[in-house]
C1' cells in the first nucleotide's frame, strides 16, 4: 500500500425490522451498621469517533475520514 473487524455514559458492553438510547460497575445523596465494607433505595452521568448523504425519522442504510487492532504483499 490491500482487505477484515471495532468505535455507544469515567470503565466493561448491550441496543430487535429505521420510530424520543439502555444495563452492570464507579461516581453523589438516603436508609441500615457504634465507624467502614455489604446489603437497600433514589440520583447524576451520551455532539452514538468524524463530516457529508438517504429518509417524514439514523446507533442502525450509503459515502468518506480518523483511531485502534489483525491479517497479507513490497523493501533491508
Nucleotide at each position: 500500500g490491500u482487505g477484515g473487524c471495532u468505535g455507544u455514559a469515567g470503565c466493561u458492553c448491550a441496543g430487535u425490522u429505521g420510530g424520543u438510547a439502555g444495563a452492570g460497575c464507579a461516581c453523589c445523596g438516603g436508609g441500615u451498621u457504634g465507624u467502614g465494607a455489604u446489603c437497600c433505595u433514589g440520583g447524576c452521568g451520551g455532539u452514538c469517533g468524524u463530516g457529508g448523504g438517504u429518509u417524514c425519522a439514523a446507533g442502525c442504510c450509503c459515502c468518506a475520514u480518523c483511531a485502534g487492532u489483525c491479517a497479507c504483499c513490497c523493501c533491508a
Molecule: transfer RNA
Organism: Myxococcota bacterium